[in-house]
The RNA shown here (small-subunit ribosomal RNA) has 1439 nucleotides and comes from an uncultured bacterium. RNAcentral holds the sequence, with entries from ENA and SILVA. Model confidence (mean pLDDT): 85 of 100.
């Protein structure tokens, strides 16, 4: 795009068409084939007309009509379907010398005498009907003799002419046979005969017509003949006899399925699908068989029989056939009126008039299609209501709409009104079609979509649910994708869906594909059909090419005119039908015949080379056994054992000796073979290749569907043989287990002979033969050539083997004169994955199997190259307190703290490996607090803003209560006074949430990781994805740098720039400082002073491998020394690249969404966050003598201080009290300890340790119960250095030791962040564990190894195969029985026509009946196919 559709939603009109695809299912009811009185007898109305005459009745005759009947013509057309056929059925084109045609046209002839019947009518009879039967009468264009024979048919004899093999045909003669009908009425029609035509049928016969080879052989009238019979005609059609043919790989035969066709759909075309409507042909009318009549049928609305079914019946019997028009029922998703008219167009009959016609022309259903047409038009903005949405300003639905002027198709009213009827009459349609007039915007929009594809987006609900959904996918709380609503797009009386076809699909590739890895080369060679074929030369015309002829039905397409208002639609005309056939012509080109050629091919002659093959014979080595000898305790075997084997003597070792396999070294990327494959010598026989050189033949060639023969190893069968190896097995290890990897035995087998099997990653995953097409190297074999004394080495060439490129080709990888490049020929083979190389069937084998080879059914992908990560119990390199080397700790103990758990009314929340857990908290007793109980409040504790109101507020006091608050009272304003500020009420917006979502957010922060990396621009290279650059060689702490290079440059990162520390300088000098000069004290920088020092704090310097030796590439570095306070980054700190973890974190603040609003907001009191069988983390004290106690004397740094540090003095044993100077501080305060000196304690649970409990105290505080730190006296646990396991630290580092601080009323601090003092030990080194960095390599991994993934079992669901049978259909054979018929015989019975006869009777003929053949259902047997179904059972798919 299209359709004979169907379904959902909706639906104004017309026009023209199309409408039972399914059950070839069953039909009530009406119609659908009749007509002819000018073939006939018969009946006979009203009317005329005669006659009789009983004048109004009867006869006659005439006559319109008329229903059966006798007779002709139709009934074989028209109409309907599409079962059945794979066929001469259809199509095309050809025969018929092998044929028949009623009706109609032409031509010639002829129509004479005659006869006997019969329906019907009428009597009768029989039955329930349908009907039947007997009798009597009667006509004909019904039948039946006879005569005529133009003609016709036969038969014989001649002539002639023609053709296509049999034949055709024209003529002449003799013989034989052979018609007829009449009607009506004056002109036709009819009727015989014959002869032409025309028309329609029949029968040959080329071509062409679907699928399965899992259908490979079929066939018995079968193939042909003579005769015969039959038929319109040929013909095994039929039948007697002979004779054995006849089809088949170019597909018989045998199964499915199917009306064929012009055309129709679709496509650019080839093609493909498809054959309804409309047209031609075939088949068929309930199912089956048969014949009658007749020009024509084996007959849809005739006949016979036999089956099924329906109906009637009085049970004896008898009807019936919608696949005609409507209509029904019934299956179905699904397909109309039981309409009108014979008015047109056509058929039938008739002389006509007519009369029939469900052919047909009309009408009605149904949007089923295809065409038209409308549902208004112009203006109309404060862009009204209203929806919608919104950053709240606005958007947008929209000039849409209201309103305001207009128009009138459609529809509706009235009124006119054709064509169609050629024709006088005749219109179903028809109240048509057209035309005028009125009316009035009034009666007429829907449907699909809006994530991509694909034209069209917002909100709202939902919350992996409801649902969507061609495919890809959408939905787990901010869904353009679900539902809805705005909005938008698309189509419009229709829009979507559903199905079906081609199209895209070059996705079965004639046009027009592929096989090296994606699917795909047969294992390999011979060879048959079969396909193809070197050079040249005549000849043919089969192919080809070109003319003409004929035929290709009509409609269809197509183009051009023309008619309906246009369009569909219809009409005419041309064109086309790409075809068949017949005939002329051309001869390049295939093809055929015949003849030359010599370059494919092949054949002789020399000649080396070669694990080619078969016999059959032989050699050593080395394993094992055997028997002796020497010998003694082991051997063997492994990662390390250990079964095994050895004292009966092994292993080692010597000598001899039996067997049996395989053949080191040479050896090789090397030879040979068709391929599988071949290796020890040697002989025999044999096969191919190869080079040289000429001679020969003369296309002999390639290629090969089928066949055939060869085919490793394994495995099978019968006989040998068995060393060594070695499945099965056994045992011993290994392991969570080990039916395995290792080990010690060991059976089949490996080995020979004979036969089978017929498969392999049988691989170059690349079929065979030929040509062409750059080049380098290296091997094997042969052979020239140049050279030499003579070999080599060089050069060339031809076989065969390898390697690397070019062009080219590829999807890349790759191939690349050995092609995967260019051709050429011909075989096999593919056509998503899976299921499956598997069922079924067949062929094959002894079997184990081979070979051939679907399909339900699932899926949305398998799959190839190559890409960049990522990850390997993969390499390579290198680093890191990451092993190791060292010091000290944790893990046992109480306790402090955090947290899991438990528990509660609450034990608020968060953080969860590293990278939560002395973390958010740098302070929970109240308060913090957010959590629980209770008691309050409700525009609120707290912001802003209006309106209206009150005058205050505030503050005090009392009484109630836990408090919050509540109630009462007291006390009270200001100013330019419409009013402003303040404060309360009330009302409205709004306040508040630590509620929820860190998986919506910013923001901050962890962590890899201070690891050396991650990117870019151009340029190149690649189809690309990407790579280069950044890789490589060295180097570094670093992608630091250095050299080299299709790369050249920059960026963020590293380093450097900043602090702080270490050393000088200089500049300055209080409150620090004190050498020098002075005062002064018991003493003190206390004082004068000073600007030397220390110190402060500010500006500079100084270190860069600058110098030296060496070593590196004359490089960057790299070792080592000088000098220096410092030496290679001096030392510490601040600094964290692209990212990754959907790391934390909505409770810090911000913040979208979402939820709460008399409560999830506030406000108050108590409580709780501090609960403890229990378990884990981080500390802190300790276990002690390198210590504890007691007294003594020293030394810091850094920081803190005003309702604070607090010197001092005085009282407490002590915590502290009371008093009180200094001092907002380099000036005063807080203010060191370990270490030292001296003494005591002696190794114990102690003079170690201090937990825990008593009791008594201080001090904070509104308040130390829950639940505070401290004193002091008492008490005095557990702990004797801590299992597996862990962690920290590389120098002023660890480890010890005190000191400050920040938060704070005060503390739970043992923590957090600083200082400062004392002050070590130890790194062989990079194997190993962990973490990381570069490079390479495998990958079926990309959520990325915490991955991917296989198989078993157990469950559910579906599809298939086997199965004991069961149970339908279809059909060969061979029978039995045999209706109806037609064919033969037969025919004693019955018979008008004709002939003999006077009759009676007899012949001629014909019939009934019998009998025979053949025969349809039917009925039994046995094979075949091809279905359902089936206990159970097999594998398969998904989950």
């Nucleotide at each position: 795009a299209a359709u004979g559709a169907a379904c959902g939603c909706u639906g104004g009109c017309g026009g023209c068409a199309u409408g039972g695809a399914u059950u070839a299912g069953g039909c009530a009811u009406g119609c659908a084939a009749g007509u002819c009185g000018a073939a006939c007898g018969a009946u006979g109305a009203a009317g005329c007309a005669g006659u009789g005459c009983u004048u109004g009745c009867a006869c006659u005759g005439u006559g319109a009509a008329u229903u059966a009947g006798u007779g002709g013509c139709g009934c074989a057309a028209g109409g309907g379907u599409g079962a059945g056929g794979a066929a001469c059925g259809c199509g095309u084109g050809a025969g018929u010398a092998a044929u028949c045609u009623a009706c109609c046209u032409c031509c010639a002839a002829g129509u004479c005498g005659g006869g006997g019947a019969u329906a019907g009518c009428c009597c009768g009879a029989g039955g329930a009907a349908a009907c039947u039967c007997g009798g009597a009468u009667u006509a004909a264009u019904a039948c039946c003799g006879g005569a005529u024979g133009u003609g016709g048919c036969c038969a014989a004899u001649g002539a002639g002419a023609c053709g296509c093999a049999u034949g055709u045909u024209u003529u002449a003669u003799u013989g034989g046979c052979u018609a007829a009908a009449g009607a009506u009425u004056u002109a036709u029609u009819g009727c015989u005969u014959g002869g032409a035509g025309a028309u329609g049928a029949g029968c040959u016969c080329g071509c062409g017509u679907c699928c399965c080879a899992u259908c490979a052989g079929a066939u018995g009238g079968a193939u042909g003949g003579u005769g015969a019979g039959g038929u319109a005609a040929c013909g095994g059609c039929u039948c007697a006899c002979c004779a054995u043919a006849g089809c088949u790989g170019u597909g018989a035969c045998g199964g499915g399925u199917a009306g064929c066709u012009g055309g129709u759909c679709u496509g650019a075309g080839a093609g493909g699908a498809u054959g309804g409507u409309c047209a031609g042909c075939c088949a068929c009318a309930c199912u089956g068989g048969g014949a009658c009549u007749g020009a024509g049928a084996c007959a849809c609305u005739g006949c016979c029989c036999a089956g099924a079914c329906u109906c009637c019946u009085a049970c004896g019997g008898g009807a019936g056939g919608c696949u005609g028009c409507a209509g029904u029922c019934g299956a179905g998703a699904a397909u109309c009126u039981u309409c009108c008219g014979c008015a047109a167009u056509g058929c039938g009959c008739g002389a006509a008039a007519g009369c029939g016609u469900g052919a047909c022309g009309g009408a009605g259903c149904a949007a089923u299609g295809c065409c038209g047409c409308g549902u208004g038009c112009a203006g109309g903005a404060u862009g009204a209501a209203g929806g919608c949405u919104u950053u709240c300003g606005g958007g947008u639905c929209g000039u849409a709409a209201a309103c305001u002027g207009c128009u009138g198709u459609c529809a509706c009213u009235c009124g006119g009104g054709a064509u169609g009827a050629a024709u006088a009459a005749u219109g179903a349609c028809g109240u048509a079609a057209c035309c005028g007039a009125g009316a009035g915007a009034g009666g007429a929009a829907g449907c699909c979509a809006c994530g991509g594809c694909u034209a069209a987006c917002u909100a709202c609900g939902u919350g992996c649910c409801a649902g969507c959904a061609g495919c890809c996918g959408c939905g787990g709380u901010a869904a353009u994708a679900c539902g809805u609503a705005g909005g938008u797009g698309g189509c419009g009386a229709g829009c979507g869906u559903u199905a079906u076809u081609c199209g895209g699909a070059u996705u079965u590739a004639u046009u027009g594909g592929g096989c090296g890895u994606a699917a795909a080369g047969g294992g390999u060679u011979c060879g048959u059909a079969g396909g193809g074929g070197g050079u040249u030369g005549c000849a043919u015309a089969a192919g080809u090419c070109u003319g003409a002829u004929g035929u290709g039905a009509a409609a269809u397409c197509c183009u051009g005119a023309g008619g309906c208002u246009c369009a569909a639609c219809c009409u005419c005309a041309g064109a086309a039908c790409u075809g068949c056939a017949u005939u002329g012509g051309a001869a390049a080109c295939u093809g055929u015949g015949c003849g030359a050629c010599u370059u494919g091919a092949g054949u002789a002659u020399c000649g080396g080379a070669g694990a080619g093959g078969u016999a059959a014979g032989u050699g050593g080595a080395a394993u094992u056994c055997c028997u002796g000898g020497u010998g003694u305790a082991g051997c063997g075997g492994u990662g390390g054992a250990a079964u095994g084997c050895g004292u009966a003597g092994g292993u080692a070792u010597c000598a001899g000796g039996a067997g049996g396999a395989a053949c080191a070294c040479c050896a090789a990327u090397g030879g040979c073979g068709a391929a599988g494959g071949c290796a020890g010598c040697u002989u025999a026989c044999u096969g191919g290749a190869c080079g040289a050189u000429u001679a020969c033949u003369g296309a002999c060639c390639c290629u090969g569907a089928g066949g055939a023969a060869c085919g490793a190893a394994a495995g099978c069968u019968g006989g040998g043989g068995g060393a060594g190896c070695g499945a099965a097995c056994a045992g011993g290890a290994u392991u969570a287990g080990a039916u395995a990897c290792c080990c010690u035995g060991g059976u089949a087998g490996u080995c020979c002979c004979a036969g089978c099997u017929g498969u392999a990653a049988a691989c170059g995953u690349u079929g065979u033969a030929c040509a062409c097409u750059a080049g380098g190297u290296g091997u094997a074999g042969g052979c020239a050539g140049a050279u030499u004394u003579g070999a080599c080495c060089c050069u060339g060439u031809c076989u065969g083997u390898g390697c690397c490129c070019a062009a080219g080709c590829u999807a890349a990888c790759g191939c690349g004169u050995u092609a995967a490049g260019u051709g050429u020929a011909c075989c096999g083979c593919c056509u998503g994955g899976g299921g499956a190389g598997u069922a079924c069937g067949g062929c094959c084998g002894c079997a184990a199997g081979g070979c051939u080879a679907a399909a339900a059914c699932u899926c949305a992908a398998a799959g190839g190259a190559a890409u960049u990560g990522a990850c390997g119990g993969g390499g390579g390199c290198c680093c890191g307190c990451a092993c190791a080397a060292g010091c000290g700790g944790u893990g046992g103990a109480g306790c402090a703290u955090g947290u899991g758990g438990c528990u509660u009314a609450a034990u608020u929340c968060g953080a969860g490996g590293c990278a939560a857990c002395g973390c958010g908290a740098a302070g929970a007793a109240u308060c913090u607090u957010a959590c629980c109980u209770g008691g309050g409040c409700u525009u609120g504790a707290c912001a802003u803003a209006u309106a209206u109101u009150u005058g205050a507020c505030c503050g005090c006091c009392a009484u109630g209560g836990a408090a919050a608050c509540a109630u009462g009272g007291c006390u009270u304003c200001c100013c330019u006074u419409u009013g402003g500020g303040c404060a309360g009420a009330u009302a409205u917006a709004c306040a508040g949430g630590u509620g929820c979502u860190g998986c919506a957010u910013g923001g901050c922060u962890g962590u890899c990781g201070u690891c050396a990396g991650c990117u870019c621009g151009u340029g190149c290279c690649g189809u690309g994805a990407g790579g280069u650059g950044u890789u490589c060689g060295g180097u570094u702490a670093a992608g630091u740098c250095c050299g080299g290079c299709a790369a050249c440059g920059a960026g963020c990162g590293c380093a450097a720039c900043c602090c702080a520390u270490g050393c000088u300088a200089c500049u300055a000098g209080u409150u620090a400082c004190c050498g020098g000069c002075a005062u002064g004290u018991u003493a003190u920088g206390a004082u004068g002073g000073g600007g030397a020092c220390u110190c402060u704090a500010g500006u500079a310097g100084g270190a860069c491998u600058g110098c030296c030796c060496g070593u590196g590439c004359u490089a960057a570095g790299c070792g080592g020394g000088a000098g220096g306070a410092a030496g290679g980054c001096g030392u510490g700190g601040a600094c964290g690249a692209c990212g990754u973890c959907a790391a934390g974190u909505c409770a810090g603040u911000a913040u979208g969404g979402c939820c709460c609003u008399u409560a999830c907001g506030c406000c108050c009191a108590g409580g709780g966050c501090u609960g403890c069988a229990c378990g884990c983390g981080u500390g802190c004290u300790a276990c002690a003598a390198u210590g504890g106690c007691c007294g003594g004397u020293a030394c810091a740094g850094a920081g803190g201080g005003a309702u604070g540090c607090c010197a001092c003095u005085c009282u407490g044993c002590g915590a502290a009290g009371a008093g009180g100077a200094g001092c907002g501080a380099a000036u005063c305060c807080c203010a060191a300890a370990a270490a030292c000196c001296g003494g005591c304690c002696c190794c114990a649970g102690u003079u170690c340790g201090g937990a825990u409990u008593g009791u008594a105290g201080u001090c904070u505080g509104c308040a130390a119960c829950u639940c505070g730190a401290c004193u002091a006296c008492a008490u005095g646990a557990a702990g004797u250095c801590g299992g597996a396991a862990u962690c920290g630290c590389u120098a002023g580092u660890a480890a010890a030791g005190g000191c400050g601080u920040a938060u704070c009323a005060g503390c739970a601090a043992u923590g957090g962040c600083g200082c400062c003092u004392u002050g070590a030990a130890u790194a062989c080194g990079u194997u190993c564990c962990c973490g990381g960095g570069c490079c390479u390599u495998g990958u079926a991994c990309a959520c990325a190894c915490c991955g991917c993934c296989c198989g078993u079992c157990a469950c559910a669901u579906c599809a298939c195969g086997g199965g004991a049978g069961c149970u339908g259909g279809c059909u060969g054979c061979a029978c039995c029985c045999g209706a109806a018929g037609u064919c033969g015989c037969u025919g004693a019975c019955u018979c008008a026509a004709c002939c003999c006869g006077c009759a009676a009777g007899g012949g001629a003929g014909a019939g009934a009946g019998g009998c025979g053949c053949c025969g349809a259902a039917g009925g039994a047997g046995u094979g075949g196919c091809u279905g359902g179904u089936g206990a159970c059972u097999g594998g398969g798919a998904u989950g």
Rfam family: Bacterial small subunit ribosomal RNA. Gene Ontology terms of the family: structural constituent of ribosome and ribosome.